This is a predicted structure of a 341-nucleotide RNA (Bacterial RNase P class A) from an uncultured bacterium. The prediction has a mean pLDDT of 77. Rfam family: Bacterial RNase P class A. Rfam links the family to the GO terms dimeric ribonuclease P complex, tRNA processing and ribonuclease P activity. Of the family's consensus pairs, 92% are formed in the model.
[in-house]
């Protein structure tokens, strides 16, 4: 000086001028009471206020609101490695283990393959307790000699090649006809013992054993553990309004129907319900004074400075998470390279 790697916040800014949403305030009409005063509407004016870090996704939790309790199970979804935060979460922090990276540091649907079934194309003997295609031995048995041998039939090998992403431990070696953990020595790996050190997952090192039936569960599956449902367009209020409309099915306790994911038990409500056709009404208001609270779309349009030249982009009950999109330049901390002192 280069090059990265975590992390925090910001989100154009100031100023005139003309317009919008909301509360309030004046002011002016109505009604009400008449001691103050109280409700409804209101031109112009006047004071305050007026969208985000993701308002977006609607992926998870929760608070609130209905469903009479949400009672038992099948099914169905969700998570799965240790501590901790937290209401809770599939979330966040920190470590452990697997993998990348010189490295700061990113990453991981991380319980089980020995309960079962499956899938890995083509290739190739052979793809899970499998195999013989090129090979290698032929010591003993065979056959053939010119008696040196000589063939490779019978058998034996799975150490060498090859084929594949991957072939049932590896590196030396002892034996053997050739060879194999068959056996030794060190090494990986599993198992078992007991030590040390950590809350813990897990990390080390010591002995002792058989040698070693892989991989893949965001595949079916197993275990385990959590889960009533819909949702502010929930819900409540107050107004309107017709046709005690026509037809048809069950039912009235020996029970139709109902009780807000499917399905079965088991509760409980229950005398009318259900299904098709006709008619009629649909307006406010609360939720919501939320320090914004729209309901047909509310902060927009000019002008003039400044410099970081301006992205992604607009609330709709309300929070605690994720995820996705994103112009620009600040701040903090770390890491590796390279000079100079």
């Nucleotide at each position: 000086a280069g090059a990265g790697a975590g992390g925090g916040a910001c989100a154009a800014g100031g100023g005139g001028c003309c317009g919008c949403g909301g509360a309030g305030g004046c002011u002016g009409a109505u009604c009400c009471a008449u001691u103050u005063g109280g409700a409804u509407c209101u031109u112009a004016c006047c004071u305050c206020u007026g969208a985000g870090g993701a308002a977006a996704g609607u992926c998870c939790g929760g608070a609130c609101u209905c469903c009479g309790u949400a009672g038992g199970g099948c099914a169905g979804a969700u998570c799965a490695c240790u501590g901790g935060g937290g209401a809770a979460a599939u979330c966040c922090c920190a470590g452990c283990g697997g993998g990348g990276g010189c490295g700061a540091c990113c990453u991981c649907a991380g319980g089980g393959a020995a309960a079962g079934u499956g899938c890995a194309g083509c290739a190739g003997a052979g793809a899970g307790c499998a195999g013989a295609c090129c090979g290698c031995c032929g010591a003993u048995g065979g056959c053939c000699u010119u008696c040196g041998g000589g063939c490779a039939c019978a058998g034996g090998c799975a150490a060498g090649g090859g084929u594949g992403a991957a072939a049932c431990g590896g590196u030396g070696g002892u034996g053997u006809a050739a060879g194999a953990g068959a056996c030794c020595a060190c090494c990986a790996g599993c198992g078992g013992u007991g030590c040390g050190g950590g809350c813990g997952a897990c990390c080390g090192g010591a002995c002792c054993g058989g040698c070693u039936c892989g991989g893949u569960a965001a595949a079916c599956c197993c275990u385990g553990a959590u889960c009533g449902g819909a949702g502010c367009a929930a819900g409540g209020c107050c107004a309107a309004g017709u046709a005690a409309g026509a037809g048809g099915g069950c039912g009235c306790a020996c029970g139709a129907g109902g009780a807000c994911g499917g399905c079965c038990c088991g509760u409980c409500c229950g005398a009318g319900c259900c299904c098709u056709c006709g008619g009629g009404u649909a307006g406010g208001c609360c939720g919501c004074a939320u320090c914004a609270g729209u309901u047909g779309a509310a902060u927009g349009g000019u002008c003039c400075c400044u410099c970081a030249c301006g992205a992604c982009a607009g609330a709709a009950u309300c929070c605690g998470g994720c995820u996705u999109a994103u112009c620009g330049g600040c701040c903090c901390u770390c890491u590796c390279u390279u000079c100079c002192u």